Record summary: RNAcentral holds the full RNA, with entries from SILVA. Small-subunit ribosomal RNA, central domain from Metschnikowia similis, 463 nucleotides, folded computationally. The organism belongs to Metschnikowia, within Eukaryota.
Context: one part of a larger RNA
């Protein structure tokens, strides 16, 4: 590793990026001839035609041998991985032949026609890595793009060795010119990436503007109770409480519309307008050509409480005070209220961060609906209108979401599930995580953090 599990029984890191590692579209040489057997149709014996085993020949370079050609032979003609097939692999032990230790476990002995002769004392497993061989199918490299590419031709040039000077070829270097060739780029992947085009949307940031509630404050009216509960009381009230009207001020939030709908990597996001920069899907008879998919490590982003400095401080409210309940109540109830809640500049990194369901790819099933795009339309539709056209509705079709309704060919313990199928008929790629309940997310050591804490993370013990 064949070969486990991860919706709910232990178990998908909150969420994205990403290096190392795994992996990773589709294309390049099929034949053609001859021969030998067999078997199947045909044939008056010969022949013809198929299939299947075996097997020859079907190219260039060096190099030897040779009769110059001609023939013989021997090497090579991309590099591994794979994979056959051989050589080696320690013996005991494992399998297993052979033998009557009287049997057997065992042991390698032993048998016969016996002065000597015959035979054993096999064989097999034995990974990987290493070496030698045969195959070229999968796989991975390399190769000719600034032609410094093959191959061939002409010229110039200069070094070394032939004892040695001089002379003239060859070979081997080096440069210059010219010629040969179909001269040399695989597709364009229901992969990817990028550009363009009309969108789309409560993604994102900043500034802007509105809405009404709420508490608070002016005024101004009215009078005896107002709150608050199960009842109540605590508290406010003629120094006029509640209450109406008429304004202001703050700080928070954005009803209705609002929905099995939208964007966003997740946390999340809903008042108007602007500004900046992103983003998906769709549409393309546009480019680029493997640029991809998943990811130790490292990063970013991360509700909500929590920390530090500011600032603001309506609202509501840990803490703490209080009236009440009780049997008690340090609680639920009411009535104050600090910390906080909002907001800048910094940490902190956790949630039942849930869809308790990794990501990427390909398959299988019917249907209606919505949401975004795009095509079509010979619609007795409807609106604007230059009367051409454009928008909305409607119908068909298609490509992407959020989800749903019905089945189960299929999975499950089962609830349920179009995916939790395609799984003992068990292998698409790729990461994380579990191993019976406590002890325990504790101890302890390391690291992050100002702190609270986070990350990693045990053992006795005990059932």
């Nucleotide at each position: 590793u064949u070969g486990c599990a991860g919706u709910u029984a232990a178990a998908a890191a909150g969420c994205u990026c990403g290096u190392a590692g795994u992996u990773g579209a589709a294309g390049u040489u099929u034949g053609g001839u001859g021969g030998u057997a067999a078997c199947u149709a045909u044939u008056u014996a010969u022949u013809u035609a198929g299939u299947u085993a075996c097997u020859g020949c079907c190219a260039c370079c060096a190099g030897c041998c040779u009769u110059u050609u001609c023939g013989g032979u021997u090497g090579g003609u991309g590099u591994u991985a794979c994979u056959u097939u051989g050589a080696g692999u320690a013996a005991a032990u494992g399998a297993a032949a052979g033998u009557g230790u009287u049997u057997a476990a065992a042991g390698c002995a032993g048998g016969c026609a016996a002065c000597g002769c015959c035979u054993g004392a096999a064989u097999c497993u034995u990974c990987u890595a290493g070496c030698a061989u045969g195959g070229a199918a999968u796989a991975a490299c390399a190769g000719a793009a600034u032609u410094u590419g093959a191959c061939g031709a002409u010229u110039u040039u200069a070094u070394u060795u032939u004892g040695u000077u001089g002379g003239u070829u060859c070979u081997a270097g080096a440069a210059a010119u010219c010629g040969u060739a179909a001269u040399g780029a695989u597709u364009a992947a229901u992969a990817g990436g990028g550009a363009c085009g009309g969108u789309c949307g409560g993604g994102g940031a900043c500034a802007u503007c509105a809405g009404u509630a709420u508490u608070c404050a002016a005024u101004a009216g009215u009078c005896a109770g107002a709150g608050g509960u199960g009842a109540a009381a605590u508290u406010c009230u003629u120094a006029g409480a509640u209450u109406u009207a008429u304004u202001g001020a703050a700080g928070a939030c954005u009803a209705a519309c609002u929905a099995c709908u939208g964007c966003g990597a997740a946390a999340g996001c809903a008042u108007u307008u602007g500004u900046c920069a992103a983003g998906g899907a769709c549409g393309u008879u546009u480019u680029c050509a493997c640029u991809a998919a998943u990811c130790a490590a490292g990063a970013a982003c991360g509700a909500a409480a929590g920390u530090u400095a500011g600032g603001g401080g309506a609202u509501c409210g840990a803490a703490g005070a209080u009236g009440a309940u009780c049997a008690g109540a340090u609680a639920c109830c009411g009535u104050c209220g600090u910390a906080g809640u909002c907001u800048u500049a910094a940490c902190c990194a956790u949630a039942a961060a849930c869809u308790a369901u990794g990501c990427c790819g390909a398959c299988u099933a019917g249907g209606g609906a919505u949401c975004g795009g795009g095509u079509g339309u010979u619609g007795a539709u409807c609106a604007a209108u230059a009367u051409u056209u454009u928008g909305a509705c409607g119908c068909a079709c298609u490509c992407g979401g959020c989800a749903c309704c019905u089945u189960a060919c299929g999975a499950g313990a089962a609830a349920u599930c179009a995916a939790a199928g395609u799984u003992u008929u068990u292998g698409g790629g790729u990461u994380c995580u579990g191993g019976g309940g406590g002890g325990a997310g504790u101890a302890u050591g390391g690291u992050c953090g100002c702190a609270a804490g986070g990350c990693u993370g045990a053992a006795a013990c005990u059932u």